[in-house]
RNA sequence: GCCGCGAUGGCGGAAUUGGCAGACGCGCACGGUUCAGGGCCGUGUCCUGUAAAAAGGAUGAGAGUUCAACUCUCUCUCGCGGCA
Numbered sequence: 001g002c003c004g005c006g007a008u009g010g011c012g013g014a015a016u017u018g019g020c021a022g023a024c025g026c027g028c029a030c031g032g033u034u035c036a037g038g039g040c041c042g043u044g045u046c047c048u049g050u051a052a053a054a055a056g057g058a059u060g061a062g063a064g065u066u067c068a069a070c071u072c073u074c075u076c077u078c079g080c081g082g083c084a
Base pairs, nucleotide, nucleotide: 001083002082003081004080005079006078007077010026011025012024019067027045028044029043030042031041032040033039046057047056048055060076061075062074063073064072
């Protein structure tokens, strides 16, 4: 230099003929059970916003296509692998 794959909440990791993003698990918070802890059970858990809501935003960054983009196209960043 060329080619391929990947980047999603605190962590792992789903979601593709383009159609509800934060599934599920872990962790965490509160409560129950217990003398207590662990385990187990219940509820909640992305961000901004609000008294609470509503509303808005978020898939590495930026742009494009589209009614609609994690998904398709282009450029860039970072990581892994291959070729030279």